[in-house]
RNA sequence: CGGCGGUCGUCGGGAGAGAGCAGGUCACCGAAUGGUGGCUUGCCGCCGAAGGCGCAAAGCCCAGGAACCGCUCAGGCAAAAGGGCCGACGACGCAGU
Numbered sequence: 001c002g003g004c005g006g007u008c009g010u011c012g013g014g015a016g017a018g019a020g021c022a023g024g025u026c027a028c029c030g031a032a033u034g035g036u037g038g039c040u041u042g043c044c045g046c047c048g049a050a051g052g053c054g055c056a057a058a059g060c061c062c063a064g065g066a067a068c069c070g071c072u073c074a075g076g077c078a079a080a081a082g083g084g085c086c087g088a089c090g091a092c093g094c095a096g097u
Base pairs, nucleotide, nucleotide: 001096003094004093006092007091008090009089010088011087012086013085018044020043021042022041023040024039025038026037027036028035029034045077046076047075051073052071053070054069
């Protein structure tokens, strides 16, 4: 000096699925039956791109064995937050000249 399917950080972008039903509680509005929002418990329906689990071939067996595939424990289904992954920048590491 340029490079990397590398690690971390910052910024930006980033999908899907009921603002479901019933109950409790708190706050606000109201003359009241009630209404709105937050939290929470139960039930049903759904999503998968935090995490987690499972598996194919590479061909004796054993072993090994991925995902944006499957499962849905966790998480999520208005907004917010999160979000595989992508881009830019920086640092570290690695090999090269």